[in-house]
RNA sequence: UCUUCAUAGAGAGUGCGUAAGGGACUUGCCCGAUGAUCGCACACCAACCUACAUUUGCAAAGGAUGCAAGGUGGUAAGACAAGAUUCGAUGAAGA
Numbered sequence: 001u002c003u004u005c006a007u008a009g010a011g012a013g014u015g016c017g018u019a020a021g022g023g024a025c026u027u028g029c030c031c032g033a034u035g036a037u038c039g040c041a042c043a044c045c046a047a048c049c050u051a052c053a054u055u056u057g058c059a060a061a062g063g064a065u066g067c068a069a070g071g072u073g074g075u076a077a078g079a080c081a082a083g084a085u086u087c088g089a090u091g092a093a094g095a
Stems, first nucleotide, its partner, number of pairs: 001095007013042005021031003025083004043075003048071003052066005
């Protein structure tokens, strides 16, 4: 980068550095020198994958519940709203 499957209800922020733009795209609307964006640190949220525990089961596989150690992700508006031959995001698997 491409393909397949799944998800978008809720939840959770501070500090330091940077410096003018940012919210994918169009239109609107919103955020932003009372510091956006981005980076780092720590904290927190969630529970997709792994691990672990309990349970169902003769057993294995599978399922259910929990946990939060590891791998991701997230911490303005819930994809910001509408739009589109779903462009984009996140996870898992494969090439």
This is a predicted structure of a 95-nucleotide RNA (SAM riboswitch aptamer (S box leader)) from Periweissella beninensis. Its Rfam family is "SAM riboswitch aptamer (S box leader)". Rfam describes the family as follows. The SAM riboswitch is found upstream of a number of genes which code for proteins involved in methionine or cysteine biosynthesis in Gram-positive bacteria. The coordinates come from a structure-prediction model, not an experiment, and the mean pLDDT is 77.